[in-house]
Context: one part of a larger RNA
RNA sequence: GGACGAACGCUGGCGGCGUGCUUAACACAUGCAAGUCGAACGGUUUACCUUCGGGUAGAUAGUGGCGGACGGGUGAGUAACACGUAGUUGACCUGCCCCUCAGUGGGGAAUAACUCCUCGAAAGAGGUGCUAAUACCGCAUACGCUCUCAUGCGUUGGUGUGAGAGGAAACGCUUGCGUGGCUGAGGGAGGGGACUGCGGCGGAUUAGCUAGUUGGUGGGGUAACGGCCUACCAAGGCGACGAUCCGUAGCUGGUCUGAGAGGACGACCAGCCACACUGGGACUGAGACACGGCCCAGACUCCUACGGGAGGCAGCAGUGAGGAAUAUUCCACAAUGGGCGAAAGCCUGAUGGAGCGACGCCGCGUGCGGGAUGAAGCCCUUUGGGGUGUAAACCGCUUUUUUAGGGGAUGAUACGUGCUCGUAAGAGUACUAAGACAGUACCUUAAGAAUAAGCAUCGGCUAACUACGUGCCAGCAGCCGCGGUAAUACGUAGGAUGCAAGCGUUGUCC
Numbered sequence: 001g002g003a004c005g006a007a008c009g010c011u012g013g014c015g016g017c018g019u020g021c022u023u024a025a026c027a028c029a030u031g032c033a034a035g036u037c038g039a040a041c042g043g044u045u046u047a048c049c050u051u052c053g054g055g056u057a058g059a060u061a062g063u064g065g066c067g068g069a070c071g072g073g074u075g076a077g078u079a080a081c082a083c084g085u086a087g088u089u090g091a092c093c094u095g096c097c098c099c100u101c102a103g104u105g106g107g108g109a110a111u112a113a114c115u116c117c118u119c120g121a122a123a124g125a126g127g128u129g130c131u132a133a134u135a136c137c138g139c140a141u142a143c144g145c146u147c148u149c150a151u152g153c154g155u156u157g158g159u160g161u162g163a164g165a166g167g168a169a170a171c172g173c174u175u176g177c178g179u180g181g182c183u184g185a186g187g188g189a190g191g192g193g194a195c196u197g198c199g200g201c202g203g204a205u206u207a208g209c210u211a212g213u214u215g216g217u218g219g220g221g222u223a224a225c226g227g228c229c230u231a232c233c234a235a236g237g238c239g240a241c242g243a244u245c246c247g248u249a250g251c252u253g254g255u256c257u258g259a260g261a262g263g264a265c266g267a268c269c270a271g272c273c274a275c276a277c278u279g280g281g282a283c284u285g286a287g288a289c290a291c292g293g294c295c296c297a298g299a300c301u302c303c304u305a306c307g308g309g310a311g312g313c314a315g316c317a318g319u320g321a322g323g324a325a326u327a328u329u330c331c332a333c334a335a336u337g338g339g340c341g342a343a344a345g346c347c348u349g350a351u352g353g354a355g356c357g358a359c360g361c362c363g364c365g366u367g368c369g370g371g372a373u374g375a376a377g378c379c380c381u382u383u384g385g386g387g388u389g390u391a392a393a394c395c396g397c398u399u400u401u402u403u404a405g406g407g408g409a410u411g412a413u414a415c416g417u418g419c420u421c422g423u424a425a426g427a428g429u430a431c432u433a434a435g436a437c438a439g440u441a442c443c444u445u446a447a448g449a450a451u452a453a454g455c456a457u458c459g460g461c462u463a464a465c466u467a468c469g470u471g472c473c474a475g476c477a478g479c480c481g482c483g484g485u486a487a488u489a490c491g492u493a494g495g496a497u498g499c500a501a502g503c504g505u506u507g508u509c510c
Base pairs, nucleotide, nucleotide: 001510002509003508004507006506007505008504009503010502013364014363015362016361017360018359019357020356021322026320027319028318030317031316032315035066036065037064040063041062043060044059045058046057047056048055049054073275074274075273083199084198085197086196087195088194089193092192093191094190097188098187099186100185101184102183103182104181105139107137108136114129116127117126118125119124145166146165147164148163149162150161151160152159153158171180172179173178201247202246203245208238209237210236213235214234215233216232217231218230219229220228250272251271252270253269254265255264256263257262277298278297279296280295281294300311301310302309303308328354330353331352332351336350337348338347339346340345367397368396369395370394377388378387379386380385402447403446404445405444406443407442411437416431417430418429419428420427421426454499455498456497457496458495459480460479461478465494466493467492468491469490475482476481
């Protein structure tokens, strides 16, 4: 000198864009943050119409499906194939989406809801009876999908052929053309798992470490290789090219600095990883060992009729605590994106916005021109004068800002409704609904210099000097050092210098 997620002191006009618990991964009141589908299903129920048969339009506790593994948070742990990079997978998986081929036949038994009964303070639980399905279970069919055997090519479990055995399905809406699904197989896209080379930290005042340890065989397990697990066998494996141990730490793209080499860091944004009160475990599922799911144990908090129960903000706000220190219990789904749905739509503290903070960067303003050998005041003085100083007053002008009035956006055009083309998917075209921000930005009219300057420094380094007060006192100080009676170094004043809505100080890095 530069930089900062900064803090502190003094000061403070406006706007844009960013950014805001670095400490206690401390504890949390309250509200919200993941639902949706009636075009899967049986009930219940509301309104309207009714020829009293029913019809139309809604609502929804439950069964069922999809989603809750995304999105959002945090950085505790982790020195590790966790991350980065380059590869391997003849050792693998993949819901939804796209393409291709084939199929969707015929049956059955239950169960929630509901009714009735019982227990319980509650949370909730048990029993009887009834019922539906795209819920559940057989049968049929089977592209060779799986397994066994044989065989060709190929060589880790790849890919053909033949035989045998086994294995599917679900229907809904619609007058209808159709439309949305379902099942098997192959391929794709995107996503993931596993493995390997190399790379990135401090300590040797840590030198030896290791028993599933290292390898083999059989078996188990997994989507999959593998001591991943197990039985037996062998005695190996790692290490001064630093094993083991201890400490520290999420990693990266990057950020800051520097001419570079390098050094330091990893906030915001993006990718990956890990975690979700602490520890452990599995279930479901395409995917979890699952933040707002389940079970067990523990600590803590709450309810209780004392028998027993409930909870998990490192989601968004917010509270207490800690701290030098870090925001609103805001608005909206209008846009973008996500979940569900045929759709209308519903949900979305993701997101879009607004609020607070000079916390940072950038921009603008606090007026412009004229105006005296130069007012007053104040300061200095050799008492002659000098300085503040064109500064003010005064004259003229302007109105960015400000205040008031008026106008007033872009962000939004569809997947909706028509028409045309097309077998269709779809394409083109026309019209129309929907705006949180926001009556905001912006434009315009009027008024009036009107509403707007501070902070630090002035001994040398280092730009800027005098007077008074003080008297090794009070104090200053980054280093050298100032202060003991004329202090340019302390305090005040006048003046000056620097930066400016900021200026200084402190901390950290280069």